[in-house]
RNA sequence: GCCUCGAUAGUUUAGUCUGGCAGAACCCUAGUUUCAUGAGCUAGUGAUCGCCGGUUCAAAUCCGGCUCGAGGCA
Numbered sequence: 001g002c003c004u005c006g007a008u009a010g011u012u013u014a015g016u017c018u019g020g021c022a023g024a025a026c027c028c029u030a031g032u033u034u035c036a037u038g039a040g041c042u043a044g045u046g047a048u049c050g051c052c053g054g055u056u057c058a059a060a061u062c063c064g065g066c067u068c069g070a071g072g073c074a
Base pairs, nucleotide, nucleotide: 001073002072003071004070005069006068007067010026011025012024013023020057028044029043030042031041032040050066051065052064053063054062
């Protein structure tokens, strides 16, 4: 230098192929239960999806560039 894969909530991640309300678990908060704590049960908060641009009525998703990480080739 070139190629492939990855980046989404505090953490682990689904969704991307085939554009259409961003979902789950753990954590956290409240309630319930308990003498109390924990566990269990119920409810709730939290991510404009790595960054910048483009296409589109509409982009996590498609296109271009860039950053970081993993691997490969030279």

This is a predicted structure of a 74-nucleotide RNA (transfer RNA) from a Nanobdellota archaeon. RNAcentral holds the sequence, with entries from ENA. Its mean pLDDT, the model's own confidence on a scale to 100, is 83. Rfam family: tRNA. Rfam describes the family as follows. Transfer RNA (tRNA) molecules are approximately 80 nucleotides in length. It is annotated as a transfer RNA. The organism belongs to Nanobdellota, within Archaea.